[in-house]
RNA sequence: CGCCCGACAGCGGGAGAGAUCGUUUCGGUUUGACCGGAACGGCGCCGAAGGAGCAACCGCCCCGGAAACUCUCAGGCACAAGGGACCGCCGUCAGCUA
Numbered sequence: 001c002g003c004c005c006g007a008c009a010g011c012g013g014g015a016g017a018g019a020u021c022g023u024u025u026c027g028g029u030u031u032g033a034c035c036g037g038a039a040c041g042g043c044g045c046c047g048a049a050g051g052a053g054c055a056a057c058c059g060c061c062c063c064g065g066a067a068a069c070u071c072u073c074a075g076g077c078a079c080a081a082g083g084g085a086c087c088g089c090c091g092u093c094a095g096c097u098a
Base pairs, nucleotide, nucleotide: 006093007092008091010089011088012087013086018043020042021041022040023039024038025037026036027035028034029033044077045076046075050073051071052070053069057065058064059063
């Protein structure tokens, strides 16, 4: 110096689950009710923001650190948008080391 590891930024990929029921409201329409959107409530569901729990395992072993497992508080459930753990590429910083 480089690689590995860590943090951050950029780019790309990125799943799941009710086109559900009721009320209110807005808009559209062929004037009769239908279609679409939003808010609230109910039941049903999802797990990959976050959060919490147990634990294999690990450690400096008093006690701690710990998952993509589990729970769903939060969040989410047509398309789209948004979010999205994680993965890849790339850059910067820091640390370690020859």

Predicted 3D model of a 98-nucleotide RNA (Glycine riboswitch aptamer) from Pelagibacterium limicola. Lineage of the source: Bacteria > Pseudomonadati > Alphaproteobacteria > Devosiaceae > Pelagibacterium. The coordinates come from a structure-prediction model, not an experiment, and the mean pLDDT is 78.